[in-house]
Predicted 3D model of a 595-nucleotide part of an RNA (large-subunit ribosomal RNA, domain I) from an Actinomycetes bacterium. The prediction has a mean pLDDT of 82. Rfam family: Bacterial large subunit ribosomal RNA.
Context: one part of a larger RNA
RNA sequence: GGCGCACGGUGGAUGCCUUGGCACCAGGAGCCGAAGAAGGACGUAGGAGGCUGCGAUAAGCCUCGGGGAGCUGCCAACCGAGCUGUGAUCCGAGGAUGUCCGAAUGGGGAAACCCGGCAGGAGUCAUGUCCUGUCACCCACGCCUGAACACAUAGGGCGUGUGGAGGGAACGUGGGGAAGUGAAACAUCUCAGUACCCACAGGAAGAGAAAGCAACCGCGAUUCCGUGAGUAGUGGCGAGCGAAAGCGGAAGAGGCCAAACCAGUCACGUGUGAUAGCCGGCAGGCGUUGCGUGACCGGGGUUGUGGGACCUAUCAGUCAGUUCUGCCGAACUGGCAGGGAGUCAGAAAUCCGCGUCGUAGUCGAAGGGCAUGCGAAAGGCCCGGCACAGAAGGUAACACCCCUGUAGACGAAACGGCGCGGACUCCCGAUGGGGAUCCCAAGUAGCACGGAGCACGAGAAAUUCCGUGUGAAUCUGGCGGGACCACCCGCUAAGCCUAAAUACUCCCUGGUGACCGAUAGCGGACAAGUACCGUGAGGGAAAGGUGAAAAGUACCCCGGGAGGGGAGUGAAAUAGUACCUGAAACCGUGUGCCU
Repeated sequence: GGCGCACGGUGGAUGCCUUGGCACCAGGAGCCGAAGAAGGACGUAGGAGGCUGCGAUAAGCCUCGGGGAGCUGCCAACCGAGCUGUGAUCCGAGGAUGUCCGAAUGGGGAAACCCGGCAGGAGUCAUGUCCUGUCACCCACGCCUGAACACAUAGGGCGUGUGGAGGGAACGUGGGGAAGUGAAACAUCUCAGUACCCACAGGAAGAGAAAGCAACCGCGAUUCCGUGAGUAGUGGCGAGCGAAAGCGGAAGAGGCCAAACCAGUCACGUGUGAUAGCCGGCAGGCGUUGCGUGACCGGGGUUGUGGGACCUAUCAGUCAGUUCUGCCGAACUGGCAGGGAGUCAGAAAUCCGCGUCGUAGUCGAAGGGCAUGCGAAAGGCCCGGCACAGAAGGUAACACCCCUGUAGACGAAACGGCGCGGACUCCCGAUGGGGAUCCCAAGUAGCACGGAGCACGAGAAAUUCCGUGUGAAUCUGGCGGGACCACCCGCUAAGCCUAAAUACUCCCUGGUGACCGAUAGCGGACAAGUACCGUGAGGGAAAGGUGAAAAGUACCCCGGGAGGGGAGUGAAAUAGUACCUGAAACCGUGUGCCU
C1' cells in the first nucleotide's frame, strides 16, 4: 500500500409523518371607487425585530346580541403593570375614528414629501404656529354675463348632481392583429381572427320579438345542449376548412316609439271691416282671438288574417267642474266605484306584517376491571352498554361509549337575501261598418366600382357589412325564398328596450379524491414573491420532523473558550436543540491475509 472483517466519523438517501398544496363537486356571492377604492408608506403595545390587527380614539372606541372564567394576538419566553360574575378576553351584527401616498383632485413633486388661498376656531402683547372645513378637470342641467358684428353665437362666471375619472382572477363585446407550424419545399391556402395590444361593459355580456325559416305541408323572438354531420358544400378540389333547416331537450315574455290626425305655446308670413273666428243649434255678447308654415310640449298610434289616421253607427256607473252667457245636446278634466299591472324591460320611491334562509351559537346516547408494555392502553383478556350517533380529529401504541364532534333537534336584539300579504304607485272605453283622402322610419334601399364577412378562396354567388359614386317607391308600396325572369309562397328594412335557460371563479361555506407527500405538491408547508440578482422591465431561490411532556442536563471536574468526562431527566440521550430513521460516495481506528 492492497483486499477483507469489526467499530466509528462525514453525509443526508430511504422509510414514516404533515401544518401546505392540486383537481373537482354543491351552494352562496359576483362588482369596489371622489361619502376617496384596489394597493401601499409611516406609525401604533411598558420592554429590540418580524408577522397579524389597528390608525394620533392607533393589537383598539361605542351600541346591540352570543358566550361564561379566565384574559392582556403570533414567533416567544421573561419581567413589569393591569382587566375580569357590575360578565372581561373571545365570537357575530351595526356604528365611530380612520395619519400620509395612491384616480389623487388647492398648487407643485424625484409616490408616501414641499408650499398655499378662503371661512371659522385655539394660542400669542403681536407676528410666526396649530386645528377643523373648503378650494382640480370634464360632462349634464339651471341662471348670470358677454366679443369680433346690430340681434346672436363663441367665450367667461355662479349654482346643483349618490354624474364621470381609477381598480378588478377568469368570463364578455368591440377596434387592431402576427409568426413558428401544416401543405412532407412554397407563394393562394393553413396555423387563426388564434397569441398579443387597445377600448369599454356587466354580474353576466352579447343576441332577441321575423323585410325569418320552410316548401306548396307547415313553423312562429333570442340563447344553450344533443342530433342532423364530418353530411351538404368549400378547397393550389392539395393540406385542409366545414354549415343550415328539421328533430329531441333546457328556458320561456313580450313591450315602447317615429309618422298621419287633434289641441296648446312660441316665431314668421298672410288676412278683413263683419263674410273669419269664439264646440254644435237658437238668442245675446265679444272683435283678428283666424288661416298657412316651422319648432317644442301633450294626446293619438304601433300593425302584415296589413295596420293606423279619418268618417259613421251602437252600447257605456255616479258626482263635481270647465268649454263667453242662458236652454238643449256634445266634449273634456277631476274624485269615488269597477277592472288590470308593478319597481329586473314596458314610469318610479318607500314602509309595515308574516314566513324562510344567512351572518354568532345551544342541546346532543353509551365503560369498567385485570395483566402486558423497564414509560404511556385506545392494543390483549374478561364482563357490560349506546346507536336516527360505528363520519372524522385528538388524547403517552389501534377509542362507537375519555375530549371535540357525528345523527338528530333547537336558536337572533341587529343587518342582509328570498317569498307572500298589505300600504303605496301607475294604467283603463268597447264593438261593428265605410273605402274617397292621408300616414306607415331617405341621402335610406337598390345599383356600379373597391374591399370585408358569411362553412362558401369571384365562383353561376344570392344574403350581410364598410368605402367612393349614383340614387327610388308608401300598400295597386316594398324585401326575401342562393345569379336572373315568371308564377307561387313568406315577411314588412332603413328607431329603441327586454328576464330565464348560457360563460367564468379573484372571493365565502361545506364536501370529495385508484391526487402530491418536502428534488413531490402552488415559485412559496419555514421571515416567500422573502433573501439575492438586475439601472430597469424583470428574474427569483434554498430552507419541514428532539421528546408523550422541556422534564432542554442542577451540581462537580478538564479547558481561555469551543468542546468533553461524571452526575441528573427521560422508555430511550448513538432522542442533547449541529436533535426521528440515518443508505452510498468519501475519511479514519483496530485486526486478519498478501506484498